[in-house]
């Protein structure tokens, strides 16, 4: 400069889960811990998936001869539409680098 992690060594990160804090939430921070990790660095620009809003709906009520029109509760959350987050230890893309080897 480029491939690549077999063996040994040096070091580096830190999942469940537990204690504290913060957020409505998905989740972050900080201590413990240690399941793993050779990019388990950095990045939300793809693609998945996760949380939160709002809307389309429904019941009742209210105007009108009537068609319809207006206000629109509580539950549920499948689906679809906008909007705003979460996540790099889902995948894929950028991007940078440590050790040891050819």
């Nucleotide at each position: 400069u480029u491939a690549c992690g077999a063996a040994g060594g040096a070091g580096c990160c830190a999942a469940a889960c537990c204690c504290u804090g913060c957020g409505c939430g998905a989740g972050c921070g900080g201590g413990g811990g240690g399941c793993g990790g050779a990019a388990a660095g950095c990045c939300a620009g793809g693609g998945a998936u996760c949380u939160c809003c709002a809307g389309g709906g429904u019941a009742a009520g209210g105007a009108g001869g009537g068609a319809u029109c207006c206000u629109g509760a509580g539950c549920g959350g499948a689906u679809u539409u906008g909007g705003a987050g979460a996540g790099a230890g889902c995948c894929g893309a950028g991007u940078u680098g440590c050790c040891g080897c050819g």
The prediction has a mean pLDDT of 77. A computed fold for a 102-nucleotide RNA from an Acidobacteriota bacterium, annotated as c-di-GMP-I riboswitch aptamer. The sequence was found by an Rfam model in a public genome assembly. Taxonomically the source falls in Acidobacteriota (Bacteria, Pseudomonadati). Rfam family: c-di-GMP-I riboswitch aptamer. From the family's description: GEMM was predicted in a large-scale screen for bacterial structured RNA regulatory elements.